[in-house]
RNA sequence: AGAGUUUGAUCCUGGCUCAGAAUUAACGCUGGCGGUAUGCCUAACACAUGCAAGUCGAACGGAUAUAGUUUACUAUAUUAGUGGCGAACGGGUGAGUAAUGCAUGGGAAUCUACCCAAUAGUACGGAACAACAAUCGGAAACAAUUGCUAAUACCGUAUAUUCUCUACGGAGGAAAGAUUUAUCGCUAUUGGAUGAGCCCAUGUUAGAUUAGAUAGUUGGUGAGGUAAUGGCUCACCAAGUCAGAGAUCUAUAGCUGGUCUGAGAGGAUGAUCAGCCACACUGGGACUGAGACACGGCCCAGACUCCUACGGGAGGCAGCAGUGGGGAAUCUUGGACAAUGGGCGAAAGCCUGAUCCAGCAAUACCGCGUGAGUGAUGAAGGCCUUAGGGUUGUAAAGCUCUUUUAAUAGGGAAGAAGAUGACUGUACCUAUAGAAUAAGUCCCGGCUAACUUCGUGCCAGCAGCCGCGGUAAUACGAAGGGGGCUAGCGUUAUUCGGAAUCAUUGGGCGUAAAGAGCGCGUAGGUGGCUUAGUAAGUUGGGAGUGAAAUCCCAGGGCUCAACCCUGGAACUGCUUUCAAAACUGUUAAGCUAGAGUAUGGUAGAGGAUAGUGGAAUUCCUAGUGUAGAGGUGAAAUUCGUAGAUAUUAGGAGGAACACCGGAGGCGAAGGCGACUAUCUGGGCCAUUACUGACACUAAGGCGCGAAAGCGUGGGGAGCAAACAGGAUUAGAUACCCUGGUAGUCCACGCUGUAAACGAUGAAUGCUAGAUAUCUGGAUUUAUUUGGGUGUCGCAGCUAACGCAUUAAGCAUUCCGCCUGGGGAGUACGAUCGCAAGAUUAAAACUCAAAGGAAUUGACGGGGGCCCGCACAAGCGGUGGAGUAUGCGGUUUAAUUCGAUGCAACGCGAAAAACCUUACCAACCCUUGACAUAGUGGUCGCGGGAACCAGAAAUGGAUCCCUUCAGCUCGGCUGGACCACAUACAGGUGUUGCAUGGUUGUCGUCAGCUCGUGUCGUGAGAUGUUGGGUUAAGUCCCGCAACGAGCGCAACCCUCGUUCUUAGUUGCCAACAGGUAAUGCUGGGGACUCUAAGAAAACUGCCAGCGACAAGCUGGAGGAAGGUGGGGACGACGUCAAAUCAUCAUGGCCCUUACGGGUUGGGCUACACGCGUACUACAAUGGCGGUGACAAUGGGAAGCAACAGGGCGACUUGAAGCAAAUCCUAAAAAGCCGUCUCAGUUCGGAUUGCACUCUGCAACUCGAGUGCAUGAAGUAGGAAUCGCUAGUAAUCGUGGAUCAGCAUGCCACGGUGAAUACGUUCUCGGGCCUUGUACACACUGCCCGUCACGCCAUGGGAGUUGGUUAUACUCGAAGCCGGUGAGUUAACCCCGCAAGGGGAGACAGCCGACCACAGUAGAAUUAGCGACUGGGGUGAAGUCGGAACAAGGUA
Repeated sequence: AGAGUUUGAUCCUGGCUCAGAAUUAACGCUGGCGGUAUGCCUAACACAUGCAAGUCGAACGGAUAUAGUUUACUAUAUUAGUGGCGAACGGGUGAGUAAUGCAUGGGAAUCUACCCAAUAGUACGGAACAACAAUCGGAAACAAUUGCUAAUACCGUAUAUUCUCUACGGAGGAAAGAUUUAUCGCUAUUGGAUGAGCCCAUGUUAGAUUAGAUAGUUGGUGAGGUAAUGGCUCACCAAGUCAGAGAUCUAUAGCUGGUCUGAGAGGAUGAUCAGCCACACUGGGACUGAGACACGGCCCAGACUCCUACGGGAGGCAGCAGUGGGGAAUCUUGGACAAUGGGCGAAAGCCUGAUCCAGCAAUACCGCGUGAGUGAUGAAGGCCUUAGGGUUGUAAAGCUCUUUUAAUAGGGAAGAAGAUGACUGUACCUAUAGAAUAAGUCCCGGCUAACUUCGUGCCAGCAGCCGCGGUAAUACGAAGGGGGCUAGCGUUAUUCGGAAUCAUUGGGCGUAAAGAGCGCGUAGGUGGCUUAGUAAGUUGGGAGUGAAAUCCCAGGGCUCAACCCUGGAACUGCUUUCAAAACUGUUAAGCUAGAGUAUGGUAGAGGAUAGUGGAAUUCCUAGUGUAGAGGUGAAAUUCGUAGAUAUUAGGAGGAACACCGGAGGCGAAGGCGACUAUCUGGGCCAUUACUGACACUAAGGCGCGAAAGCGUGGGGAGCAAACAGGAUUAGAUACCCUGGUAGUCCACGCUGUAAACGAUGAAUGCUAGAUAUCUGGAUUUAUUUGGGUGUCGCAGCUAACGCAUUAAGCAUUCCGCCUGGGGAGUACGAUCGCAAGAUUAAAACUCAAAGGAAUUGACGGGGGCCCGCACAAGCGGUGGAGUAUGCGGUUUAAUUCGAUGCAACGCGAAAAACCUUACCAACCCUUGACAUAGUGGUCGCGGGAACCAGAAAUGGAUCCCUUCAGCUCGGCUGGACCACAUACAGGUGUUGCAUGGUUGUCGUCAGCUCGUGUCGUGAGAUGUUGGGUUAAGUCCCGCAACGAGCGCAACCCUCGUUCUUAGUUGCCAACAGGUAAUGCUGGGGACUCUAAGAAAACUGCCAGCGACAAGCUGGAGGAAGGUGGGGACGACGUCAAAUCAUCAUGGCCCUUACGGGUUGGGCUACACGCGUACUACAAUGGCGGUGACAAUGGGAAGCAACAGGGCGACUUGAAGCAAAUCCUAAAAAGCCGUCUCAGUUCGGAUUGCACUCUGCAACUCGAGUGCAUGAAGUAGGAAUCGCUAGUAAUCGUGGAUCAGCAUGCCACGGUGAAUACGUUCUCGGGCCUUGUACACACUGCCCGUCACGCCAUGGGAGUUGGUUAUACUCGAAGCCGGUGAGUUAACCCCGCAAGGGGAGACAGCCGACCACAGUAGAAUUAGCGACUGGGGUGAAGUCGGAACAAGGUA
C1' cells in the first nucleotide's frame, strides 16, 4: 500500500466481498511446562447452607465459673443488659436516570463526629428505667403487670473567656467521670484539616412521521422552612417563562479517566483498575445520628417464599463461596489475618469473604521445550510415472553427543522496622539416570503462500466474493506431496480499518443518484474604499487547574519477556492575567467604483379591459343541376331521387387569427401572435445631477404557475377521450374509416402537478478570438461603444460525449439536493383538497449487481451505393399419370448403420441372389480367423483322389505324389507346423460434444490481417475511409500515414489461329501401278491429323469522354479484343456442421462373448407421405423405308470381324487385335412414304405362356427375347426448379463398378434457339452510414395478467398485554398543624406533711399532604387474528406480444 466482482472488450460511476488489528468471547479438533493477568456480557430471575460489623469491664449495676480458708470480701476469666463509639466506611450491581447525573472551570448563603492548634472551664444537686426477682399470656415470634437498682444514661441550679438572639435596654445557653499519679476523658468557643450540601457557565445519543410546552408555571412582596440560597412551601400581586441554535414528547443509555482501531482527523466502546452518581425484593415514609431517608436498621402497602396449634408470625446473596433457572457461555460452599488497610479499645487484643494467598479454566499476553551433530545403497514402505525413473528424503535406521523441561534425592531464602509467615519445604541452587516424558491444526481454482492420482458424475457435496460438480474436477471425498501458523490452529460473533462508501482534513449534482417549476421576501449567513478608537474573535508571554493509574521516553527489579517500580514528558482542554492591533467584529466620522433616484430617448406576440375586422369550416333559406357522393392499402358503415356531392346568392353562430414570421422579439417561470383605444409592469441607451453600502443569497412564509381534472352559471362552429358502428385480424376491448358526448371557449372559485428541460440554482469578478442576427448611442461611411440572441473555436475542464465570455474554465458568497438496484415515491401517520389526488416519507425482505459514456461486431419490416439466372424478359421442366430409385412412417425375428433446412433424401453404395453384411434365427469354437513372446515336440509344409455323419462349419477315417534353406556341419541359425501355459488377440461396441485426418457450406464472395508511425486515459482507430474506376481492397488521385503478408489477377492444363520440326499404325494434292470397288501398292509431307517447340492479345494503334489519371465507349487491323471460352486452384474465419462404419486415436465398456465360424433368412416388406429421375399424353408425332455425317473411350478369364442356325434374345464355328493398324461400331436426330386427331397405328404399365444368358445356385430376389394382354395418362392446383451461347432444348455414343444386373453416375460428340427494357420488388452477398436495452449476437432480448410453491409485509371485525397523562373515589404508615376532659410529672408554685395546682411530654381525636388500590374516558405501543391487498422469489406451465431497429402505430 491494495485486490476480486457489472462488459465481447474499455473507461467511469457505484455497491458487495477479501487481505490487518482487536475481544470479559463461544464452538470444533488437539494439548508438555512456567510466569503474569482475567473469569455471568443472558434473568436488577428465585435462592437451601455457612460466613461477610463489631468492639469497649480503663463508663455501669448484676450474673456465672475458678482461685484465695468457709460467711463477708477480694482477684482472675467469661458474659446477657444499660451506656459509648462504629454500623452512612469497606464490599456488590448498573435497574433507573438525556439531567435533581457526569466532565471541565468557576462561585457564595453552609454544616462537619473522630483528628490538629489555641483559649477558658470541669461546681452543687436530683428523679428514674433495663438487667434482676415475682406473677402471668402465647404453638412460636414476642409480650404484659408489680417491685428493687447503678452509671461517662437522664434532669435541674450556679458560673460564661468566648458564643447566639436583640427593640441595643437586655435576654439565653455547658460539663463526667475512670483509674491512680500519670494519663485518658468531658464542656464552651475560635481557627485549621478532612468530608459533605448548594449555585453558575460550557460540553454531553437518536427521532420533526414529536411543533408548540407550561398555572407553582415565570417574576415580585411577605411569611414559613432548611445547616444553607432558592416557588423549597404558603398567602397576595403581576402575566410571564421555555422553544426552529429544536422546547415538549418518544426511544435508547449510568457518566468519566480511559480501552480498541486509525497516518491523523475521527469512529466504536465504557469488562478488569481508578473518580463520581444511582440502586439494594417492588412502591411510599420518616426515626436515630456529625453524617442515612440507611444492602446485612425501623414502619406501612404489594408480590413471592417459609413456619403455624389457623389465632398469628418470619424473610430479602445486585457482600464471599455455593444452588436452581436462563443461556453459545463465565470458577472453590478453600486457607489466613503473616502483610496492607479498616472498626472498637488506654492497651493486650477482638472482628474484618476488605485484603493477601491457594484451587479451577490454553480465557488472554509473555517465555521455554518436544533434542543436537553425523549419516547415500539415496534402504524398506507409500505415492506418482513417459516404466527409464522421480518423490517422501538426511528424513529414518546406524554412530557420536547434550539434559532445558518432566522425575528422584539433598540444600533452601526474601516477603518481618521488636515478636508474628496463610502462601510453603514455595521461589531458587546442587546431584543422579536416560533421548529418555512432550505436536497439532488449517489450507493448497483466483484474490492468497502451496499439485498430483483415484473415487463421484448438476448426484453427494463445497462456497468469504467470483463461482466449482452434467465421465478425463489442481474447487466435492480420499490418498501422496506441498504451504501457513504452532501449544495451539480453525470457525462463528462483534468493533475500527481498508471505505475519499457522509468527504472539517477529504466527494459530488448536463447525460451515472442528485438544481426546488418560477419569483418576492423574513430570520440567518456573507459583504466595497479611507481614517480614528476599542479589544469580542485572533496572536504571543505568565499564572492556576487538567486526580492517580494508562499511553510515550529514560533508568531500574524479577535469569529474559509479559509484569512491576522510579523519574520525566505529555494530557492537544478550561479559567485567569499582561501585551500587540495587521485581519474579522464593534463604535464614530467620511468617500463613490456596488446599489438606487432624477432627466431625455428607445424596441417589443409583456399584462389587463373594452370594441372592431376579414378568410375558412359547419348549419339554415333560396336558385341551378342529376346520380352518385364520401372514404380507404382495398372496402364498408355513412349521406343521397323526400334531390345529395358540385355550384351561386343571402343569413346564423362559435372558435381560431393565413401571408408578414425569422435558430426574430418580450416576460421570473408557466407562457405571449388579427386590428384599435384605455390602464399598466419590466428592460436598454445617453447625459449630467443626487443619496451614500442602502448590497448578495435566502430555511420557514407569501405569491404566480401548461395541459388534464373538479364546482356553479353561460356558450357550443370545428375538433374530440368515453361510447356506437364498419373494416383489419387467429383474436383486435387498438392502429384505419363513419359518427359522436364530456371537454376544448367565457365568468368566478378550486387543484398545484409536467421530459414545468438548457434534464445545467442565484449573484459577483477574471480568462484568445471568428462569424451571424435583434435593438440603442457616438462619430462619420469606415469603424467603434453598450445590452440581448445564435453558430464555430483556443487555453482550461470533463469518464467520455461534450462545455468553452450566455462555461460544464479560474475563484468567492448563500440556498436546495444525492449516497447500490429492487421493494417505492409505495405503506402507515400527518397536512392540504369537494373529489381525483398532492406534499412529506419508511421498513421487512431480496439481488451482486443496477447504471453512464464510448468501442468492435451482429441485427433492423433504417438509409445510400453496388453485384449475382436474384427478380424481370424468355426457353424447357417439377408439382397431376405409370414406372424406377432414395427417405420418412408402419410392419417385422431382422427389415444393419450413418446422413435430416439451404449444405439429408439416384447421398456413403463406381453394382445387397450366396459373398458383400455390419442385422435376425439356429448350430458350433474359446490364446481364438489374425500379431508378438516362452517351453516341449515334429521337420514336412503342400498338392491330388475319394468314404462316412451333418444344412454347412466341423468331426472321424483311407490312399497317392512330393521330401525346406543357410551353414563354421554343432538338433547352430532361420523358416514352417503341432501341443501346453500365460501375457494377450479381437470388437462395424460407446463418445464426431475428448481428437487427428478428410469433407461440406457461406463463396471464387472480395475480403482478412500485420510491422513501424500517429491519434485516443482506454477498448480501439488510422492504414482498409473519401473522389473516380474495375469482375476484383483492380487501378488512379487525394489523405498521418508509410510499407508488407494471406486472398484477387497472373504463372499451370485444355479448346480456338499460324509457323517450325517429325511422318507410322495416320493422310493422299501432284506422279506411277492395280482393282468390280477401296491409300490397295510404289512413293510423297503439300493438306488433314498426330505431338513437341515457338509465335500471337498488350487497351499496343486511332477518335471521343474523363481530371493532362486510372479507365470507359466506338473503330481499325486480327483466328481471337478488352479476364478470348472452359478447368484445376477455395484467404482469415463461421456452423461444438458431417464422419470413432474408410483410416488413425484418448477415455469407457465386452472377454466360453458385444469376439470367431457356418447354413438359411433379412437389408428387396407396404395402408400411406415426400424428394430425385425415366417414359408419356402425340402429327415439330407414330410406323415403315432409306442410308449420309461424329467424338471420347474400352478390349486377353477380353473385344470379336466374317460365315452358318434361330422371328429374336442368342448360339455354332472362327480371321484379326495387348491396338492411330484389329474389334467394339449400328451413330441417332436427318430425308422419303404412310397414318389424320381417336384413349388412336398415341402410351406402354400390368399379367399369361414359351424361351435366352450369367452364375455352385435366379423361390423369396437378376437381366434379356418372342407371342399375347394393353392400365393410368388428352399438358397437370397452390407452389416451385434449371438455364445468358455452341448455352438451354433435343439426339444418340462410350466408360467405371461388374460373373450377371443402369431410367443412376462420369464423360463424348451431332442438331441447335429465344430473351435481358431495367434494378421498383423477392432471395443472397459486399462497402459506407445510422439506431440498438442484442454479444449464445433477432431462432436475440424482454413485459404483464393468470395458475402453483415459499417468504416478509400493509389493511382487518376484534382480542390480549405494556406504558403515559387527566378527572374523580379511597386514603395505610409517617411527618406537620390543631385539640388534648385521659396518662404522667425529675422542673415550678402552695403546703410542716399528706396532698393540691401548673408549665412540659404522651396516648387519643380532628385536619392537610400522600403510596398502593379502584372507577371513567383517552392517548400511545406491542403480540395474535377469519378474510383481504399488493410485493419479492422460484431451469424448462398458460395467454398474448408492450419495450429495445422507424420494434413494425417513433